This is a predicted structure of a 157-nucleotide RNA (FMN riboswitch aptamer (RFN element)) from a soil metagenome.
[in-house]
RNA sequence: ACCUUCGGGGCAGGGUGCAAUUCCCGACCGGCGGUGUAGCAUGUAUCCCGUAACGUACAUGCCAAGCCCGCGAGUCAACGACCGGCGCUCCUACGCUGGUGUCGACAGGAUUCGGUGCGAUUCCGAAGCCGACGGUACAGUCCGGAUGGGAGAAGGU
Numbered sequence: 001a002c003c004u005u006c007g008g009g010g011c012a013g014g015g016u017g018c019a020a021u022u023c024c025c026g027a028c029c030g031g032c033g034g035u036g037u038a039g040c041a042u043g044u045a046u047c048c049c050g051u052a053a054c055g056u057a058c059a060u061g062c063c064a065a066g067c068c069c070g071c072g073a074g075u076c077a078a079c080g081a082c083c084g085g086c087g088c089u090c091c092u093a094c095g096c097u098g099g100u101g102u103c104g105a106c107a108g109g110a111u112u113c114g115g116u117g118c119g120a121u122u123c124c125g126a127a128g129c130c131g132a133c134g135g136u137a138c139a140g141u142c143c144g145g146a147u148g149g150g151a152g153a154a155g156g157u
Stems, first nucleotide, its partner, number of pairs: 001157006013025003027141002029131002031071004039062008066129002074106002080103002082099006111127005133144003
C1' cells in the first nucleotide's frame, strides 16, 4: 500500500387521555482509542526458616472511565480550502452562482461527596447527571435516513 472479516445496547409494570414505549410514576442502556493506584497471572529478590508456600518489594503481561482527554455517527445555513459555470477581450483578482463533505468549519453532553492511598473526577460506598437529526401526543430506548456510514479491531498478501 492493497484485500478480507468484524465493528451499539435499552421503557418491565402502572397512571392520564380519543390518541403517548413520546407526558407522569417507575424501568432499562452505555460505541472506539488513550490515560489509569484495584484485581489476576508469571518471573526475580527477600526476613523468619531445613525447604517451599504465604507475606513484602520490584519487573512484565492481561484487564479496568457514558459524564478526564480525543474520536465517531449529523449538517453544509454561515466561514475558509478544493472542483465547476457565468460576467470582464483574455488571465489573475473581484463579483454572482452551483457542487463536494476530503481537509476545515458548524451543531450536539453530562460528576460530585465520603473512604483507601505518595498518587484515583478511573477503585470502593453513596447521591446525582447526560444522550444528534426527521416523523408522531413532546422519544437516549419506537419508526425512518440505514441492506448506509463509521471511530477502530483482527487477520492475510
The prediction has a mean pLDDT of 78.